[in-house]
RNA sequence: UUUAAAAAUGGUGAUGGAGUUCACCUUAUAACCGCCUUACCCGGCUGAUAACUCCUACCGAUUU
Numbered sequence: 001u002u003u004a005a006a007a008a009u010g011g012u013g014a015u016g017g018a019g020u021u022c023a024c025c026u027u028a029u030a031a032c033c034g035c036c037u038u039a040c041c042c043g044g045c046u047g048a049u050a051a052c053u054c055c056u057a058c059c060g061a062u063u064u
Base pairs, nucleotide, nucleotide: 010025011024012023013022016055017054018053019052020051021050034045035044036043
């Protein structure tokens, strides 16, 4: 890299980790894969959470 099989003690919820809670997918097709503008392209913007708390990274301000 290709092929096949299995998978709820599973997987997923726009950038990392942990705990708790919630929702969704399961025929393994899937659930999921942010927003604004444009016919399209170009371009612009927010956030480490689905929600809460903590840690780390990043950004801004103040103090030493």
A computed fold for a 64-nucleotide RNA from a Syntrophorhabdaceae bacterium, annotated as Fluoride riboswitch aptamer (crcB RNA motif). It matches the Rfam family "Fluoride riboswitch aptamer (crcB RNA motif)". A reference for the family is Ren et al. (2012), "Fluoride ion encapsulation by Mg2+ ions and phosphates in a fluoride riboswitch", Nature. Its mean pLDDT, the model's own confidence on a scale to 100, is 76.